Model confidence (mean pLDDT): 81 of 100. A computed fold for a 73-nucleotide RNA from a Clostridiales bacterium, annotated as transfer RNA. The sequence was found in a public genome assembly.

RNA sequence: GCUAUUAUGGCUCAGCAGGUAGAGCACGUCCUUGGUAAGGACGAGGUCCCGGGUUCAAAUCCCGGUAAUAGCU
Numbered sequence: 001g002c003u004a005u006u007a008u009g010g011c012u013c014a015g016c017a018g019g020u021a022g023a024g025c026a027c028g029u030c031c032u033u034g035g036u037a038a039g040g041a042c043g044a045g046g047u048c049c050c051g052g053g054u055u056c057a058a059a060u061c062c063c064g065g066u067a068a069u070a071g072c073u
Base pairs, nucleotide, nucleotide: 001072002071003070004069005068006067007066010025011024012023013022019056027043028042029041030040031039049065050064051063052062053061
């Protein structure tokens, strides 16, 4: 220098033939217990790496950039 893959709550990851985002763990409140642990109910938390474009509508499609990983030279 080139190519490919990846980037989504605090963490690990779903969701990609477009229709304004979910799970597990963690966190908060409550229930349960004599008290813990376990269990149960409810809740908070992410404008989806950044900037443009297409579209009535983009996490999803297109372009550019950044970062990580792998390969080639």
It matches the Rfam family "tRNA". It is annotated as a transfer RNA. Rfam's curators write: Transfer RNA (tRNA) molecules are approximately 80 nucleotides in length.